Annotation:
This is a predicted structure of a 265-nucleotide RNA (Bacterial large signal recognition particle RNA).

C1' cells in the first nucleotide's frame, strides 16, 4: 500500500419559545442522496454520553470528528420614519373667547371731537282729560192658577128692601225675576295714552344752547395678559409594522487537519 471481516461514528442541521435543564413533538429557517414504526403541549422521553423502546443501512470516509472563513435566517439593545389606543391645556400652535394697549388700517371729527356748564326728556308722585272694562241708575220686551193691586161679568153671602161685603175667570197694571238697547248719568278699577297741570328727582343715557379747542372709537391687524378646547398639531405611554445599526445564536457551503481492531496478500 491493497483485500477482506467488524467497531465507534453517522443516517440532517440550527433559530426562537417552552424547560431547572437537554431532546423531541409544533412554529420558522436551511438543506437533501438526507433510514422505518410507535409515543407526546395542562405534553412525552431523559439527566450533563441529558429523547426513549424496537428494527434496518452505511461505516473508517465526497458521508465520521474539530478548526477557521462565509452569512441564509431568528432573537435582543437603541435610532428614526409610519401607524393603533391611551393620556396631557402647566404643550408659547391652529380653531374659539376675555380684557388691556393704541403702532398701522377703517370710521367720526375745526361744517367742531373730548372736557366743563346750562335748559329740557326719559323716571316718581297727585290731579285733569281721553281710552277701555265692570256694576248700578235711566229706556224697554216678557212677567203671578189662589197667597200682588185696580176694576170686577156670571155666580156667592148678608137684608123686607134700599143696599152692603167677599171675591174667580176675563181685562189693564206691576213686584221679585229674566233678557234687549246702547244714548245719557253716576261709581269703582286699569301690564291703557307720541295727552295736559303741578311737584320731586337728578346716577346714567338722549337732545338743545353756552363754552374750550383736537381729539374720539376700538370694527380688522399687530402687541400682553388670561381662559376654553383632547377636533388638528406637539409632548408622554404603550403595541403593531418598516429601515439602520450594534450584540448574540447559527443552517448550508468553501478549506485545513484528525480517525481505531482482527486476519491475508
Nucleotide at each position: 500500500u491493497c483485500g477482506c471481516a467488524c467497531u465507534a461514528g453517522u443516517c440532517g442541521g440550527g433559530g426562537a419559545g417552552u424547560u431547572a435543564g437537554c431532546g423531541g413533538u409544533g412554529c420558522c429557517c436551511u438543506g437533501u442522496a438526507a433510514c422505518c414504526u410507535g409515543c407526546a403541549a395542562u405534553c412525552c422521553g431523559c439527566u450533563a454520553c441529558a429523547g426513549c423502546a424496537g428494527g434496518g443501512a452505511u461505516g473508517a470516509a465526497u458521508u465520521c470528528c474539530g478548526g477557521u472563513c462565509c452569512c441564509c435566517g431568528g432573537a435582543c439593545u437603541u435610532a428614526u420614519g409610519a401607524u393603533g389606543u391611551g393620556u396631557u391645556g402647566c404643550c408659547a400652535g391652529c380653531c374659539c373667547u376675555u380684557g388691556a394697549u393704541a403702532a398701522g388700517c377703517a370710521g367720526c371729527g375745526u361744517u367742531g371731537a373730548c372736557g366743563g356748564g346750562u335748559c329740557g326728556g326719559u323716571c316718581u308722585c297727585a290731579c285733569g282729560c281721553a281710552a277701555c272694562g265692570u256694576a248700578a241708575a235711566c229706556u224697554u220686551g216678557c212677567g203671578a192658577a189662589c197667597c200682588a193691586u185696580g176694576u170686577c161679568a156670571g155666580g156667592c153671602g148678608g137684608g123686607g128692601a134700599a143696599c152692603c161685603g167677599a171675591g174667580c175667570a176675563g181685562c189693564a197694571u206691576u213686584a221679585a225675576g229674566u233678557g234687549a238697547a246702547a244714548u245719557u248719568u253716576u261709581a269703582c278699577g286699569u301690564g291703557u295714552g307720541c295727552c295736559g297741570u303741578g311737584a320731586g328727582g337728578g346716577a346714567g343715557c338722549c337732545g338743545g344752547c353756552c363754552u374750550u379747542g383736537a381729539g374720539c372709537c376700538g370694527g380688522c391687524u399687530g402687541u400682553c395678559a388670561g381662559g376654553u378646547c383632547a377636533g388638528c398639531g406637539g409632548g408622554c405611554a404603550u403595541g403593531u409594522u418598516a429601515u439602520a445599526c450594534u450584540u448574540u445564536c447559527a443552517a448550508a457551503g468553501a478549506c485545513c487537519g484528525g480517525u481505531g481492531u482482527g486476519c491475508g496478500a

Its Rfam family is "Bacterial large signal recognition particle RNA". The family's RNA type in Rfam is non-coding RNA gene.